[in-house]
């Protein structure tokens, strides 16, 4: 190393600028953002090796595959909601590279809101780490 218990700490980003309007970070032009986990042909390092290349660690997706938040309920069980991608290029082999278009995003409020306020100093998938215990 690895299980398994208990505790601590962490654990989500975003409308510039302009238009109608009485009023809108809600509409309209355009701008901006991307949780945790696998997977993964990317990158880098480190051995090894003449070469080829081969182990290993770290590192790579909003729309591939799976998980979390929301509501009903006195709870549980149950139910409801749970989004979105193609086209070319390389290549043996791409839903991950590379180029391009494109599309998606919970409930309450409020001028109709993925980006604003709120429940939320909450919850949470999960990550790291201490201790003792099993080896």
């Nucleotide at each position: 190393a690895u299980c398994u218990a208990u505790c601590u700490u962490c654990g989500g980003g975003g409308c510039a600028g302009g238009g109608u309007g009485a009023a809108a970070u809600u509409c309209c032009c355009g701008a901006c953002c991307g949780g945790c986990g696998g997977u993964g042909a990317u990158g880098a390092a480190a051995c090894a090796u003449c070469u080829u290349u081969g182990u290993u660690u770290c590192u790579a997706a909003g729309c591939c595959c799976g998980c979390g938040a929301g509501c009903c309920u006195a709870a549980a069980a149950g139910g409801c909601a749970g989004g979105a991608u193609c086209u070319g290029g390389u290549g043996c082999g791409a839903g991950u590279c590379c180029a391009g278009a494109g599309c998606c995003g919970a409930c309450a409020g409020u001028a109709u809101a993925g980006u604003c306020u709120g429940g939320a100093u909450g919850g949470g998938a999960g990550a790291a780490g201490a201790u003792g215990g099993a080896g």
About this RNA: The RNA shown here (FMN riboswitch aptamer (RFN element)) has 135 nucleotides and comes from Thermaerobacillus caldiproteolyticus. The coordinates come from a structure-prediction model, not an experiment, and the mean pLDDT is 76. The source organism's lineage runs through Bacteria, Bacillati, Bacilli, Anoxybacillaceae and Thermaerobacillus.